[in-house]
C1' cells in the first nucleotide's frame, strides 16, 4: 500500500415542482447548515534552486533574501454530507 472486522463524529426527517412502482422512493430548484469521502489554500517545518548579499577562511559550511517541491484533525466548502441505510478521516485487531 491493500484485504478482511470493530469503533467511528458534525450539520433541516426543510420548502416547492416534477416522475414512479405511492404514503415511500428517485430527480431538479431554493433557502438554511456541516467538514473527518476525494479536492484546493496556507501556517509551524523540511528539502531544492538562484546570485555583484553577509559571516567564515577550515574553500566545507552558516545565516539572510528571492523562487519553488512536500505539507495538518488548520482553513475553503468545488465536491460531498445535514432521520435510518450508505459513506465516513482517523483508530485497533489481523492477514498479504
Nucleotide at each position: 500500500c491493500c484485504a478482511u472486522c470493530u469503533g467511528g463524529a458534525g450539520a433541516g426527517c426543510g420548502g416547492c415542482c416534477g416522475g414512479c412502482a405511492u404514503c415511500g422512493c428517485c430527480g431538479g430548484c431554493c433557502c438554511a447548515c456541516c467538514g473527518a469521502a476525494g479536492g484546493g489554500g496556507c501556517a509551524c517545518g523540511c528539502g531544492g534552486c538562484g546570485g555583484c548579499g553577509c559571516u567564515u577562511c577550515u574553500c566545507g559550511a552558516g545565516c539572510a533574501c528571492g523562487c519553488u517541491g512536500c505539507a495538518a484533525u488548520c482553513u475553503c466548502u468545488c465536491a460531498g454530507g445535514u432521520a435510518a441505510a450508505a459513506g465516513g478521516a482517523c483508530a485497533g485487531a489481523c492477514g498479504g

Glycine riboswitch aptamer from a soil metagenome, 96 nucleotides, folded computationally. The model forms 90% of the base pairs in the Rfam consensus. The prediction has a mean pLDDT of 80. Rfam family: Glycine riboswitch aptamer. Gene Ontology term of the family: glycine biosynthetic process. The family has 44 seed sequences and 9,425 matches in Rfam 15.1.